RNA sequence: GGAGGGGGUCGGGCAGUCGCUCGCUUUUUGCGGGAGGAAAGUCCGGACUCCUCAAGGCAACGCGCCUGCUAACAGCAGGGGGGAGCAAUCCCACGGAAAGUGCAACAGAAAGGAUACCGCCUGAUUUUAUUCAGGUAAGGGUGAAAUGGUGGGGUAAGAGCCCACCGCAUUUCCGGUAACGGAAAUGGCACGGCAAACCCCGCGUGGAGCAAGGCCAAAUAGGGAGGCGAUGAGGUAGCCUUGCCGAGCCUCCGGGUAGGCCGCUUGAGGCUUAUGGUGACAUAAGCCCCAGAGGAAUGACUGCCACCCUUAAGGGUACAGAAUCCGGCUUACAGACCCCCUCCGCUC
Numbered sequence: 001g002g003a004g005g006g007g008g009u010c011g012g013g014c015a016g017u018c019g020c021u022c023g024c025u026u027u028u029u030g031c032g033g034g035a036g037g038a039a040a041g042u043c044c045g046g047a048c049u050c051c052u053c054a055a056g057g058c059a060a061c062g063c064g065c066c067u068g069c070u071a072a073c074a075g076c077a078g079g080g081g082g083g084a085g086c087a088a089u090c091c092c093a094c095g096g097a098a099a100g101u102g103c104a105a106c107a108g109a110a111a112g113g114a115u116a117c118c119g120c121c122u123g124a125u126u127u128u129a130u131u132c133a134g135g136u137a138a139g140g141g142u143g144a145a146a147u148g149g150u151g152g153g154g155u156a157a158g159a160g161c162c163c164a165c166c167g168c169a170u171u172u173c174c175g176g177u178a179a180c181g182g183a184a185a186u187g188g189c190a191c192g193g194c195a196a197a198c199c200c201c202g203c204g205u206g207g208a209g210c211a212a213g214g215c216c217a218a219a220u221a222g223g224g225a226g227g228c229g230a231u232g233a234g235g236u237a238g239c240c241u242u243g244c245c246g247a248g249c250c251u252c253c254g255g256g257u258a259g260g261c262c263g264c265u266u267g268a269g270g271c272u273u274a275u276g277g278u279g280a281c282a283u284a285a286g287c288c289c290c291a292g293a294g295g296a297a298u299g300a301c302u303g304c305c306a307c308c309c310u311u312a313a314g315g316g317u318a319c320a321g322a323a324u325c326c327g328g329c330u331u332a333c334a335g336a337c338c339c340c341c342u343c344c345g346c347u348c
Base pairs, nucleotide, nucleotide: 001344002343003342004341005340006339007338008337009336010335012305013304014303015302016301017300018299020034021033022032023031024030036319040330041329043328044327045326046325047324048209049208050207051206060205061204062203063202064201065079066078067077068076069075080094081092082091083090084089095200096199100198101197102194103193117140118139119136120135121134122133123132124131148166149165150164151163152162153161167189168187169186170185171184172183173182174181175180213262214261215260216259223253224252225251226250227249228248234245235244236243269288270287271286272285273284274283275282276281306317307316308315309314
């Protein structure tokens, strides 16, 4: 210098003016707070609340190497195994196919207690080129996949038929908490693939969700209790008389709608430092308070600067926007910056 790999931070800045919203306040003025790393998808896991009592079983769904972390998880950390890459590094639903059932298009002789198309070898017929009978599975051919691989011996030709090494299985020993790894002996190859097919094994999950749920509580209608009322309550726009109408009227209680309040943001909270741990994380000390609302505020303009587009004037600032709150995962993201690592080339 080139090509890559991994991780992290920010994601327009400053000042002024006018607004919007929440809290406090001396109540009209002032002061303070006001989107994100993903607020997103609503995919997992919790807190909280109600139904309800949750112990067990069935079904359904999810998960599936080991050990840790955590409130919990399908998350994270470390490790094992398999795969890709020269490497840094990246990817993996990674239990069981000797419990059972099932599946495998096309091609191919044959796709699961399998088979022989071409071929190789032996024999017969004998017309010497075929045919027939038998042996064989080394070689060819088909396929995603063909009943261990390579080499040697052996044989009519061949074959784990025999041998060496590798693979595989069983047993024992050693290392490791474990997943697993290593070694030795024995066996002559049995047990092909698919479980993100049914299934089996192990583990987990009660349901609904802040429109949860709780409190206060109009008008109208309806409910309950008591009192009065055809011997006339009550109404007829202040009261009385008369007239007319007339079966309800009054008080209390409780449910519930509108509306209001709580839940609501101080929390498994954040930052810094120290300690323990490879790490996820945990503990301790100090400091900080950081939107809370209701279909919902978080905006606009001006000046300077940064970057992008454009000849310029001018325009623009990635992805995107809280709704009970946390921990994750996944997805989107213009641009800028920082750290670590690998390979190649050159120079000293």
This is a predicted structure of a 348-nucleotide RNA (Bacterial RNase P class A) from an Acidobacteriota bacterium. Rfam family: Bacterial RNase P class A. It is annotated as a ribozyme. Its family is annotated with tRNA processing, dimeric ribonuclease P complex and ribonuclease P activity in the Gene Ontology. The sequence is in RNAcentral, with records from ENA. The gene name in the source record is rnpB. Lineage of the source: Bacteria > Pseudomonadati > Acidobacteriota. The prediction has a mean pLDDT of 75.